[in-house]
């Protein structure tokens, strides 16, 4: 100087005070929850969330996972949107037998990791 992400920005107070703990707002983000509606779902083949990160076949397998393959799926430099070329990513983790939508209302998060762009049109 940017980039993936919601993950920034103000302020207060304490105390071992050029740092450390803890507390509030805003903004952003996420979840429970009513009539209606919706749905045959679950009751062990448990079921559900957050995220793009998900399906299908196949071969291994200690069945947990790993590998090819097809389809799908996010992202890459002032911001939008379109198009072309190229490039990455395709993970993890969490609830505890319970959860459709869903006004009111409650509830909870604000990390962490990182350098994967060039170009044309039109605003």
């Nucleotide at each position: 100087u940017g980039c993936c992400g919601a993950a920034u920005c103000c302020u207060c107070g304490g105390c071992g005070u050029u740092g450390c703990c803890g507390g509030g707002g805003a903004g952003c983000g996420g979840g429970g929850g009513a009539c209606c509606c919706a749905g045959g779902u679950u009751c062990u083949u448990g079921g559900g969330g957050c995220g793009u990160a998900g399906c299908c076949u196949g071969u291994g397998u200690g069945u947990g996972c790993a590998c090819a393959g097809g389809c799908g799926g996010g992202g890459c430099a002032g911001u939008c949107u379109c198009u072309c070329g190229g490039c990455c990513c395709g993970a993890g983790c969490c609830c505890g037998u319970c959860a459709g939508c869903u006004a009111a209302c409650c509830c909870c998060g604000u990390a962490g990791g990182c350098a994967a762009c060039g170009a044309g049109a039109g605003a």